About this RNA:
The prediction has a mean pLDDT of 83. Predicted 3D model of a 78-nucleotide RNA (transfer RNA) from a Candidatus Thorarchaeota archaeon. Its Rfam family is "tRNA". It is annotated as a transfer RNA. The source organism's lineage runs through Archaea, Promethearchaeati and Candidatus Thorarchaeota.

RNA sequence: GCCCCGAUAGUGUAGCACGGCCCAGCAUCGCGGGUUUUCGACCCGUAGACCCGGGUUCAAAUCCCGGUCGGGGCACCA
Repeated sequence: GCCCCGAUAGUGUAGCACGGCCCAGCAUCGCGGGUUUUCGACCCGUAGACCCGGGUUCAAAUCCCGGUCGGGGCACCA
């Protein structure tokens, strides 16, 4: 230098192929409540995220372009 893969709450992940019931689901953590003599466990509720910028579209987590970061492969190294 070239190619491929990935990035979603604090953490782990689903959704992306084929755009729409996703202003984003699940688990855990946090907060509030219930239960319990107390703690734990359990139950209910609640808050919190699509890496950044642009484009296409009625509509983008999803498609396209550029970038950043991480991982892998190839090439160069006279």